[in-house]
The prediction has a mean pLDDT of 83. This is a predicted structure of a 479-nucleotide part of an RNA (small-subunit ribosomal RNA, 3' major domain) from an uncultured bacterium.

Context: one part of a larger RNA
RNA sequence: UGGCGGGGGUCCGCACAAGCGGUGGAGCAUGUGGUUUAAUUCGAUGAUACGCGAGGAACCUUACCUGGGCUAGAAUGCUGGAAGACCGAGGGUGAAAGCUCUCUUUGUAGCAAUACACUUCCAGUAAGGUGCUGCAUGGCUGUCGUCAGCUCGUGCCGUGAGGUGUUGGGUUAAGUCCCGCAACGAGCGCAACCCCCAUCACUAGUUGCCAUCAGGUAAUGCUGGGAACUCUAGUGAAACUGCCGUCGCAAGACGCGAGGAAGGAGGGGAUGAUGUCAAGUCAUCAUGGCCUUUAUGCCCAGGGCUACACACGUGCUACAAUGGGGAGGACAAAGGGCUGCCACUUAGUGAUAAGGAGCUAAUCCCAAAAACCUCUUCUCAGUUCAGAUUGGAGUCUGCAACUCGACUCCAUGAAGCUGGAAUCGCUAGUAAUCGUAUAUCAGCAAUGAUACGGUGAAUACGUUCCCGGACAUUGCACA
Numbered sequence: 001u002g003g004c005g006g007g008g009g010u011c012c013g014c015a016c017a018a019g020c021g022g023u024g025g026a027g028c029a030u031g032u033g034g035u036u037u038a039a040u041u042c043g044a045u046g047a048u049a050c051g052c053g054a055g056g057a058a059c060c061u062u063a064c065c066u067g068g069g070c071u072a073g074a075a076u077g078c079u080g081g082a083a084g085a086c087c088g089a090g091g092g093u094g095a096a097a098g099c100u101c102u103c104u105u106u107g108u109a110g111c112a113a114u115a116c117a118c119u120u121c122c123a124g125u126a127a128g129g130u131g132c133u134g135c136a137u138g139g140c141u142g143u144c145g146u147c148a149g150c151u152c153g154u155g156c157c158g159u160g161a162g163g164u165g166u167u168g169g170g171u172u173a174a175g176u177c178c179c180g181c182a183a184c185g186a187g188c189g190c191a192a193c194c195c196c197c198a199u200c201a202c203u204a205g206u207u208g209c210c211a212u213c214a215g216g217u218a219a220u221g222c223u224g225g226g227a228a229c230u231c232u233a234g235u236g237a238a239a240c241u242g243c244c245g246u247c248g249c250a251a252g253a254c255g256c257g258a259g260g261a262a263g264g265a266g267g268g269g270a271u272g273a274u275g276u277c278a279a280g281u282c283a284u285c286a287u288g289g290c291c292u293u294u295a296u297g298c299c300c301a302g303g304g305c306u307a308c309a310c311a312c313g314u315g316c317u318a319c320a321a322u323g324g325g326g327a328g329g330a331c332a333a334a335g336g337g338c339u340g341c342c343a344c345u346u347a348g349u350g351a352u353a354a355g356g357a358g359c360u361a362a363u364c365c366c367a368a369a370a371a372c373c374u375c376u377u378c379u380c381a382g383u384u385c386a387g388a389u390u391g392g393a394g395u396c397u398g399c400a401a402c403u404c405g406a407c408u409c410c411a412u413g414a415a416g417c418u419g420g421a422a423u424c425g426c427u428a429g430u431a432a433u434c435g436u437a438u439a440u441c442a443g444c445a446a447u448g449a450u451a452c453g454g455u456g457a458a459u460a461c462g463u464u465c466c467c468g469g470a471c472a473u474u475g476c477a478c479a
Base pairs, nucleotide, nucleotide: 001479002478003476004475005474007473009471010470011469012468013467015463016462019426020425021424022423023422026317027316028315029314030313031312032311033310034308035307042053043052064303065302066301067300068299069298070297076126077125078124079123080122081121082120083119084118088103089102090101091100092099093098107116108115109114128292129291131290132289133288137286138285139281140280141279142277144275149188150187151186152185153184154183155164156163157162168179169178170177194269195268196267197266199237200236201235202234203233204232205231209226210225213224214223215222240263243257244255245254246253247252319419323378324377325376326375327374328373329372335366336365337364340359341358344355345354346353347352385416390411391410392409393408394407395406396405432455433454434453435452436451437450438449
């Protein structure tokens, strides 16, 4: 100087407490461990691995296994030589890849020699490797942590390591600001500048809107028209403790004070200092070294990554009456669409199919929002709860659904009556709950992920305690 303490002090955080809802029990989905296997490819492993890389494993992907093949090789460049335009068609063998045979064709410039372009083969040179090392590395990332810290120049103090500044008194979300001080300044962080939302004004009115006027319909901004309103999308305004009161030297704090759409950081996002964990990644990519070169490279078929006495994590669905079933009625936002979204009609109980308009989209379509409201039924039961599992019949995608897809209908109707010890999330448009969309994608194992809106709480006395962190201080057999 740091680090540590079951030392004391100050302060903070869904850290506890106060509340609400879960997990841990059940079934299933998914990831992991283990076991098994020819292979169950590899990586990630306290917090910081385990619905993670993977935002789509039937083939492909694919890296694994078994078997069949190739050896300058699957791609690209260069040199030399040979052949031929390229292209195309067919046969044999085979699971395919591959191996092999036959046919057809003879480019452009030039009279020609030849040159150029393209393709194939041979030789040579550069290959290739998801092989190893993340403890050789770059880049990227997690974490402490959006915590308030980390440093420098000059000066001063100390023999020196170092200290001071950065400590102290207040204050703040903040090393934020104020006061004081052998310090005076500065940098990286904080904040602000950026984006979205909340209010208003201006500009612009089509595909969006319809107050006033007119026409028209079974009905609808449907039409003429309008530019008010909503909205769209650009530019501005607006919030600063600015004003008032109390406290204070100041910074600032407090006020169901004013005004205001918004009040003291208005609510979100992006933004992550010096560093820590030899943290993670050589399998995104790049890269040193090592290893491999008729194989650890490359092509192909089939299988595997989907196995299953078991254990754990993360979720979904339930155990019901604040509910289940039936009928009717209402209200979103944000997205996507031409190899596409598909209105409407017909067939089918249905998944879908056959026809068939519109839309390259504020125009048409996906699209029904659901919880909710009204009426009705069930009456506490393993049930009209719950839906696993299994049998049968189908639909769709796709060369192909056996291993191993999703969906539909009929039948079947398991466990489960609120979950031990323990443990997690959340402070407001949040939790809880309800649907919607998208990426990936032929299809889909999505209950995942990422967005979107609807309904919409309870509680916080407080900081003694648990956990993590910050500051100064103290002890130390630690560095």

Its Rfam family is "Bacterial small subunit ribosomal RNA".